[in-house]
Context: one part of a larger RNA
């Protein structure tokens, strides 16, 4: 020096983000105990008091010798036991003498509660919860696993099963179906594959046309070798038309759900306005006008775990308060099962005040134990 434990004058949270840590309190018995409340609680509320040891009283048991007419009962002596209680006395600084062993009150927020949660930084206001509501499902159920067989659901049957939201309880849960979603409907419109009258096209049997190497017929000419014209002919080439079949293109018409359409539904996803005039001080606007909308935010609550401006304004609390509480409220951007507002009880939750208490602090100091370092 560090770690740990203990003590500390005066003050007593001035420390600090914050009473973190420490201290206080503490078990038992008695007295006493508020607001509020779901009448169960709150409550160990709060706040007070007691305690050691000795003797006696009291109760019971045993025993001794008596008294009583025996049984029995009575009074007395001695010894012992007894949770408590009462009286008297007595010792200590201290009597639950060590150890174990709640600090408390008040106000507010959130969550009703008990429970669960990030094994290894978060235990909470998160999750769950009983309760509420919606949706699906009539049993070979819906739903889930599996290609299937089959299985779970369930040896259950709508007071059941699955699923979603909300989250005890109390008072309540407003308006909007235009959009998105879901449910129901089927008249009409649109609509796929497929079918299909018909139209076109490819191929080609077949029927032609042209061509003539070569051959051949006839005529003319001839130098008798041939030449020209012409008829026919393909096993050749080019080309036209073309049935059926097969292939292929288009195709009137037909053709379901869906969509369009018609309704319903918000504890379905969601949404819930501007401008402007007006009252006999001023201010404000119960009242009026106008535009838009599916409808224009109701009851509540409100500077909030939500309010930017903001340390809003007023009041209380303090010597002094961006904190806290109560009001007001023009709510940037509250609001009703993403529930709204309350609420006794509960919480290792969060914020604030107070009492008690303290080395948290003013501001340090001392001591025990362990350990480091320096010197030896």
């Nucleotide at each position: 020096g560090c770690g740990u434990u203990g003590u500390u004058a005066a003050g007593g949270a001035a420390c600090u983000c914050g009473g973190c840590a420490a201290a206080u309190u503490a078990a038992c018995c008695c007295c006493g105990u508020a607001a509020g409340u779901u009448a169960g609680c709150g409550a160990g509320a709060a706040g007070g008091g007691g305690g050691g040891c000795u003797a006696u009283g009291c109760a019971c048991u045993g025993u001794c010798a008596g008294a009583u007419u025996u049984u029995u009962u009575c009074a007395g002596g001695c010894a012992g036991u007894g949770a408590u209680c009462a009286u008297a006395g007595u010792g200590g600084c201290a009597c639950a003498g060590a150890a174990u062993a709640g600090g408390a009150u008040a106000g507010a927020g959130c969550g009703a509660c008990u429970a669960g949660u990030u094994a290894c930084c978060a235990a909470a206001a998160c999750u769950a919860c009983a309760g509420g509501c919606g949706c699906u499902u009539g049993c070979a159920a819906a739903u889930u696993c599996g290609u299937a067989a089959g299985a779970a659901g369930a040896u259950g049957u709508a007071u059941a099963a699955g699923u979603g939201c909300u989250g005890a309880c109390g008072c309540c849960u407003g308006c909007c179906c235009a959009a998105u979603g879901c449910c129901a409907g089927a008249a009409g419109g649109u609509u796929a594959a497929g079918g299909a009258a018909g139209c076109g096209u490819g191929u080609u049997a077949u029927c032609g046309g042209c061509u003539a190497a070569u051959g051949c017929u006839g005529c003319a000419c001839u130098u008798c070798g041939g030449u020209g014209c012409u008829u026919c002919a393909a096993u050749g080439g080019c080309u036209g038309a073309a049935a059926a079949g097969c292939g292929u293109g288009c195709g009137a018409c037909u053709g379901a759900a869906g969509c369009c359409c018609u309704g319903g539904u918000c504890a379905a996803u969601g949404g819930c306005g501007g401008c402007u005039g007006u009252a006999a001080c001023u201010a404000u606007a119960a009242c009026g006008g106008u535009c838009c909308u599916a409808a224009g935010g109701u009851a509540g609550c409100g500077u909030a775990a939500u309010a930017c401006c903001u340390c809003g304004c007023c009041a209380c609390u303090u010597a002094a308060u961006u904190a806290g509480u109560g009001g007001c409220u023009u709510g940037c951007a509250u609001g009703a099962a993403a529930g709204g507002c309350g609420u006794a009880a509960c919480g290792a939750c969060u914020c604030u005040c107070u009492c008690a208490c303290u080395g948290u602090c003013u501001c340090g100091a001392c001591a025990g134990c362990g350990u480091g370092c320096u010197c030896g």